The RNA shown here (transfer RNA) has 73 nucleotides and comes from a Candidatus Micrarchaeota archaeon. Its Rfam family is "tRNA". Gene Ontology term of the family: triplet codon-amino acid adaptor activity.
RNA sequence: GGGCUCGUAGUCGAAUGGUUAAGACGCCUGCCUCACACGCAGGAGAGUCCAGGUUCGAUCCCUGGCGGGCCCA
Numbered sequence: 001g002g003g004c005u006c007g008u009a010g011u012c013g014a015a016u017g018g019u020u021a022a023g024a025c026g027c028c029u030g031c032c033u034c035a036c037a038c039g040c041a042g043g044a045g046a047g048u049c050c051a052g053g054u055u056c057g058a059u060c061c062c063u064g065g066c067g068g069g070c071c072c073a
Stems, first nucleotide, its partner, number of pairs: 001072007010025003018056001027043005049065005
């Protein structure tokens, strides 16, 4: 330098172009317990890496950039 691929809560990780962006772990509160853990109930936390484009509508499609990984040179 070229090609492929990935980027979504603190972590992992779903989401056919269409309702309020799932779920698990973690965190917080309550219940339970002498207490802790487990368990049960509830809650907070992301608008999806950035900038454009297409579209009535973009996490999803297209272009460019940035970052990670792999391969080729």
Taxonomically the source falls in Microcaldota (Archaea, Nanobdellati).